[in-house]
């Protein structure tokens, strides 16, 4: 970064597994991707099992709500770090 070559990848949505969820993971199928490989190192963003608090419910235990929170997710959000195909202008 080419209306080149050879090629990768794979959104949504479906199926089907794991997980509380978010989301991974396969298989089908392409909306794109010059890194749409890789790495959670810095932002940002979902998620919220468990935990803390409240507030309703209850004699009480429990039971419901709501807020709060990563250590849990996204690398196809942005940087950054690294690895890689080809070689016109």
């Nucleotide at each position: 970064g080419a209306u080149a070559a050879a090629g990768g990848c794979a959104a949504a949505c479906c199926c089907g597994u794991c997980g509380a969820a978010a989301g991974g993971c396969g298989g089908g199928g392409a909306c794109g991707c010059a890194a749409a490989g890789c790495c959670a190192u810095g932002g940002g963003u979902c998620u919220a099992c468990a935990g803390u608090c409240a507030c309703g419910u209850c004699c009480g235990c429990g039971c419901g709500u709501g807020a709060c929170c990563a250590u849990g997710a996204c690398c196809g959000c942005c940087a950054g770090g690294u690895u890689g195909c080809c070689g016109a202008a």

c-di-GMP-I riboswitch aptamer from a soil metagenome, 89 nucleotides, folded computationally.
The coordinates come from a structure-prediction model, not an experiment, and the mean pLDDT is 88.
RNAcentral holds the sequence, with entries from MGnify.